Predicted 3D model of a 1523-nucleotide RNA (small-subunit ribosomal RNA) from a metagenome. Its Rfam family is "Bacterial small subunit ribosomal RNA". Its mean pLDDT, the model's own confidence on a scale to 100, is 83.
RNA sequence: AGAGUUUGAUCCUGGCUCAGAUUGAACGCUGGCGGCGUGGAUAAGGCAUGCAAGUCGAACGCGAAAGACAUUCUUCGGAAGGUUGAGUAGAGUGGCGAACGGGUGAGUAACACGUGGGUAACCUACCUCCCUGAGGGGGAUAACUCCGAGAAAUCGGUGCUAAUACCGCGUAACAUCAAAAAGUCGCAUGGCUUUUUGGUCAAAGGUGGCCUCUCCAUGGAAGCUACCGCAGGGAGAGGGGCCCGCGCCUGAUUAGCUUGUUGGUAAGGUAACGGCUUACCAAGGCUACGAUCAGUAGCUGGUCUGAGAGGAUGGUCAGCCACACUGGGAUUGAGAUACGGCCCAGACUCCUACGGGAGGCAGCAGUCUAGAAGCUUCGGCAAUGGGGGAAACCCUGACCGAGCGACGCCGCGUGCACGAUGAAGGUUCUCGGAUUGUAAAGUGCUUUCGCCAGGGAAGAAGGCAUAUUUGAUGAAUAAUCUUUUAUGCUUGACGGUACCUGGAUAAGAAGCCCCGGCUAAUUACGUGCCAGCAGCCGCGGUAAUACGUAAGGGGCGAGCGUUAAUCGGAUUUAUUGGGCGUAAAGCGCGUGUAGGCGGUCGAAUAAGUCUGGUGUUAAAUAUCUCGGCUUAACCGAGAAAAUGCGCCGGAUACUGUUCGACUCGAGUGCAGUAGAGGCAUGUGGAAUUCCUGGUGUAGCGGUGAAAUGCGUAGAUAUCAGGAGGAACACCGGUGGCGAAGGCGGCAUGCUGGGCUGUAACUGACGCUGAGACGCGAAAGCCAGGGGAGCGAACGGGAUUAGAUACCCCGGUAGUCCUGGCCAUAAACGUUGGGCACUAGGUGUUGGGAGUAUCGAUCCUCCCAGUGCCGCAGCUAACGCAUUAAGUGCCCCGCCUGGGAAGUACGGUCGCAAGGCUGAAACUCAAAGGAAUUGGCGGGGGCCCGCACAAGCGGUGGAGCAUGCGGUUUAAUUCGAUGCAACGCGAAGAACCUUACCCAGGCUUGACAUCACCGCAAGGAACCUGGGCGCGGCGAAAGCCGUUGCCUUUAGGUAGACAGGUGUUGCAUGGCUGUCGUCGGCUCGUGUCGUGAGAUGUUGGGUUAAGUCCCGCAACGAGCGCAACCCUUAUCCUUAGUUACCAUCGGGUAAUGCCGGGGACUCUAAGGGAACUGCCUGUGAUAAACAGGAGGAAGGUGGGGACGACGUCAAGUCAUCAUGGCCCUUAUGCCUGGGGCUACACGCGUGCUACAAUGCCCGGCACAAAGGGUUGCGAAACCGCGAGGUGGAGCUAAUCCCAAAAAACCGGGCUCAGUUCAGAUUGGAGUCUGCAACUCGACUCCAUGAAGCUGGAAUCGCUAGUAAUCGGAGAUCAGCUACGCUCCGGUGAAUACGUUCCCGGGCCUUGUACACACCGCCCGUCACAUGACCCGAGUUGAGUGCUCCCGAAGCCGGUGACCUAACCCGUAAGGGAAGGAACUGUCGAAGGAGUGCUUGGUAAGGGGGAUGAAGUCGUAACAAGGUA
Repeated sequence: AGAGUUUGAUCCUGGCUCAGAUUGAACGCUGGCGGCGUGGAUAAGGCAUGCAAGUCGAACGCGAAAGACAUUCUUCGGAAGGUUGAGUAGAGUGGCGAACGGGUGAGUAACACGUGGGUAACCUACCUCCCUGAGGGGGAUAACUCCGAGAAAUCGGUGCUAAUACCGCGUAACAUCAAAAAGUCGCAUGGCUUUUUGGUCAAAGGUGGCCUCUCCAUGGAAGCUACCGCAGGGAGAGGGGCCCGCGCCUGAUUAGCUUGUUGGUAAGGUAACGGCUUACCAAGGCUACGAUCAGUAGCUGGUCUGAGAGGAUGGUCAGCCACACUGGGAUUGAGAUACGGCCCAGACUCCUACGGGAGGCAGCAGUCUAGAAGCUUCGGCAAUGGGGGAAACCCUGACCGAGCGACGCCGCGUGCACGAUGAAGGUUCUCGGAUUGUAAAGUGCUUUCGCCAGGGAAGAAGGCAUAUUUGAUGAAUAAUCUUUUAUGCUUGACGGUACCUGGAUAAGAAGCCCCGGCUAAUUACGUGCCAGCAGCCGCGGUAAUACGUAAGGGGCGAGCGUUAAUCGGAUUUAUUGGGCGUAAAGCGCGUGUAGGCGGUCGAAUAAGUCUGGUGUUAAAUAUCUCGGCUUAACCGAGAAAAUGCGCCGGAUACUGUUCGACUCGAGUGCAGUAGAGGCAUGUGGAAUUCCUGGUGUAGCGGUGAAAUGCGUAGAUAUCAGGAGGAACACCGGUGGCGAAGGCGGCAUGCUGGGCUGUAACUGACGCUGAGACGCGAAAGCCAGGGGAGCGAACGGGAUUAGAUACCCCGGUAGUCCUGGCCAUAAACGUUGGGCACUAGGUGUUGGGAGUAUCGAUCCUCCCAGUGCCGCAGCUAACGCAUUAAGUGCCCCGCCUGGGAAGUACGGUCGCAAGGCUGAAACUCAAAGGAAUUGGCGGGGGCCCGCACAAGCGGUGGAGCAUGCGGUUUAAUUCGAUGCAACGCGAAGAACCUUACCCAGGCUUGACAUCACCGCAAGGAACCUGGGCGCGGCGAAAGCCGUUGCCUUUAGGUAGACAGGUGUUGCAUGGCUGUCGUCGGCUCGUGUCGUGAGAUGUUGGGUUAAGUCCCGCAACGAGCGCAACCCUUAUCCUUAGUUACCAUCGGGUAAUGCCGGGGACUCUAAGGGAACUGCCUGUGAUAAACAGGAGGAAGGUGGGGACGACGUCAAGUCAUCAUGGCCCUUAUGCCUGGGGCUACACGCGUGCUACAAUGCCCGGCACAAAGGGUUGCGAAACCGCGAGGUGGAGCUAAUCCCAAAAAACCGGGCUCAGUUCAGAUUGGAGUCUGCAACUCGACUCCAUGAAGCUGGAAUCGCUAGUAAUCGGAGAUCAGCUACGCUCCGGUGAAUACGUUCCCGGGCCUUGUACACACCGCCCGUCACAUGACCCGAGUUGAGUGCUCCCGAAGCCGGUGACCUAACCCGUAAGGGAAGGAACUGUCGAAGGAGUGCUUGGUAAGGGGGAUGAAGUCGUAACAAGGUA
């Protein structure tokens, strides 16, 4: 620091996701040791049990028992009193503490907290210091005793008693109150000090020691002394109360809130100010800088993250606050409205004798419940700290420790070295090997940790006793305090722990996750869109590096992963640090309030701002340095820092404020000026329609074509007149005006704004503008008019599969006017307003100036508007570009992934329709912008092709042949399926072929290689085996036999293996088809572009051609085209046998038959020839084209071979080859028979026909190219014929197949189902073959079907072509061939042309397509799933207001009843003071009523989302077929 993911690819926008760090965690697998931390986050749910706050006998009174000891008595059992235990235990009075410490975070949005101040408005026990005092009295009461009530808790009464308990009195000021006076200070109220007078308020003793003084006289006391206490006052320290500035979450779908409310006066109350409370008076106070309401939340130091700014968080530790079962209340006290106190009410739990009582773990342990989830009912007060005490000491679940949990951080270990036959095993493999891997084994070494044994701390300071020393107090050598030293005794929970030493042995100690990309790390097997994985993209449908397992590898390591959560990455809320033309985003437009911002000069001030100092910013944390634990974590010390706030001083540029001035911003005046600017009132002509009348007759109208409609009751057409409403042709223009919406005949009136010129006036008066207010197209609404044309709805006619549409005929609202609503538009320049600056060019509108001119007018310039082009710059690109989307400043509005949704709910506006404001659940990983390449278009342009057209002949109808589908079958083997399957694989299915079916048989096999056994192995002979022949059995394979001939390996056994036309053509090679013989497809370098890409290859011509020429940021090149190859057409040369025969000779009935010839034809080898070369014209003078000449051939002469980059997962695993999978006495092999030949049907391709351009009969002529020795087979003879006999010749320019046929000549037939046509069937044959039944071909005789030119539709062909005629060949025993492939004979017609159909090429355009239009995609309906809204209601929670009841309690009143202290009184009694009780205000809970807010649930209703293959249509994307 980035990465993945939208696309075919690209750039951008934008979301989602990942890598990092962290946690009080939990879960899964695993787990050796130690240190330091940390551990109920949920139910502030309920709690058994124990402990967590006591202490003081030196404040006070009382005061046991067990036990022990002796004594006395004894019935020997024991009893009694005494001493001791012991002034102990214990309870009580009293003092101090219990308000600390410990827990929790429910409540609280608040002066609660943080920070900084204030208190002239306050309090403070214990502690420290200072001053003063402590005199003299009194009456009770608990404990205890006795009596009583009660189950208990507990309570009542009688009697006794003490105090540092309680109560008067005295004394008293530097206290306090009042009055007066003076001084001084301050900050408004006021504060402080001093003086005078008057009033008021106090106390308690205890312990130790001593005898100087007084008394008693060992010694003690009422004395002295010390200490601890006590009372009053002052001061301090520490602690607290109250007040204030600033900071402090979300919601405006919460906009108004408030009556003690805001202030005043008076009184009360408090420690204290204060509406804190009450009475009266006034009517205020808060709020858009967010009051009120609602939701959420303890706050902070800090913690986590981050570069920082920020964001998130507040567990442990520390500070503050709040709470203690829930609510209320006071009491005591220095302090509480009191966690382990009280009272009341409520809920809950427990006890009960049913009358009544008790309780509060959010203290430490522990328990139950809920939960994914968090520990021991431990030890100790040894340390630190706290309470009490004079102290010893006691108490202390604070604390210190231990225990449990890998919960976190940190440290250590599980060994180290050598060790190659690179062992075995595993995995993999191309079978060679590779890898695990120096890893192991083995050898040597070490011993941390753990284990065993021994030693063994620090943490301890103190305390007590004795002695000693200094000083203080003191009468004192006493006592006490202080100081110094010494000795003795004594204190450790942890813990026999840390640590040290020794011993033994490599011995006891490794897992978890991952390995498709991001992201380090790959193979095998299994599985087969299953099982599963997944953070995102995405894997899995038979070769999965993505699932599961294994091996190997990578990462981390006593842990590793997952989940949850926070920050980061995310500049994805943008202060640092984003945007708004088209991606999300400029309000439809204006006027203007608050607010924000604001021209030039000068002065003052110092609020902002800057700067210096100072106080604070607790500690801990974090940073740095040093130090302590063996290290680290951890801990300690110091330093720095602490961005904030307060105070003091300084600076004055800028901003603010105040004052003064200015004119350039803004405005006013004056002089002109253009305009569909607005409103109102008039008025005009053209046109449509209607009405009246005339002329006139059969149609009109409308459409793609029609029909509905109108018309003989006279339309349309035409003429004249009239009526009425609406709109204003031409001018008219990217012309004008207006803020926008918008504005168009003409005239008049009223009226707004702009522009130009001038420079007289004002003197910053300005810009923007949240709210607010106004304007605001069309449609729509209300009321009243109006209504010609047009025209939603509606009716009809068409179209259509349908047509609730498009088209046509009608037609109501509406459109128009007046008044009032509505407030929205693609209200768009999809671009808010203002100001300034930043090259130009060229139109146009309005105004002005200059110059020339008599003038029109031209030219130059300025201002204001409105367009186009274009530089810099900007932009993702497109584009914008002085009319900015450039460069800056100011203000406003708006955006933050897509969908749900501009929806729901709420509010508000509206008569309604609806507008404005405006979510969430859920769901997706995209949605989007611009540009690129391609494909496509019922887009455009150019061009080509038997593509159409023009022609000729067919197919589709018939019969037959053949192939396919379908059906059938035991099987009808398999493949091929639009063009590009279907006379295709198959150039030959009776058996074989053959792959299919039935049946029989074989199992190392029909075929290959290897091993072992055995036989033979120089020759001959013999034996064995094989082949051929022969015989037998069997359906055959096979088996058996064998005199013959030939030959040499056969056979057996076991396993490796063979074999497979089994599967996958979507694992493949090879081959092939197709677009298409279409003219295209690319590359290098350069250039342009951020990039995909473009350019080149586009353009102008031309061509069959990306063929060539010209031009050009391109220049070249490659694969294609063409040419080179074959054939054919012409000539030449060479060569002539089997071919040829002109000339010469011979010969025959005749024939190149023979001799010869090399001329010709021909054969087959090599050459020539054709190149737009020549001429004319056209054309850019080019390329080229047109015509012509010559030529056998003329513009690639004809034909063939040849097929660019690629497309179709095209075809073929059944030609062959081949990976994987499958079968292995069978899916292999052999054999017999059957099937592939079936047959209601459908389709393709053909043959033959339907006849007279024909058919039949007879005669007669002319080819080319092939084939032939298991072959072609002549002549001759036989047969009607197929054919037979025969065998000459021929291994072929020699012989044979072989007759060519149509044609031509002659004859017949005469339009008829025929002398056409030949199917079908019967009979008889021939040939091939082992065999023609299923199932061959051919021949003859007989039979003589359909068919009379073929619907929709459709095919071929442009010249030696179509059409027509025959010949040959491959395969092959034969044949289903009418097929296929070659060969020649005869031999046409037509092409105006490119509008249309099909296919293709180039350019361009649109695009939401890219699997590329056989694309994409929308909505209803149906089904399923989950979420949401409404909902008659129903049920909770919270809360406002009103009323009722009213506990405890404070305060007030009464107080007849009760009362020790003080007063009067001898007393009785009275007084004072107090209390019980009653009562009033307030008052919690409760009750009633009525609102509001917010949940749960609900019949039913609603839309929306999602879901491989449902239904209906076709809306959108191309002109998407109606933009």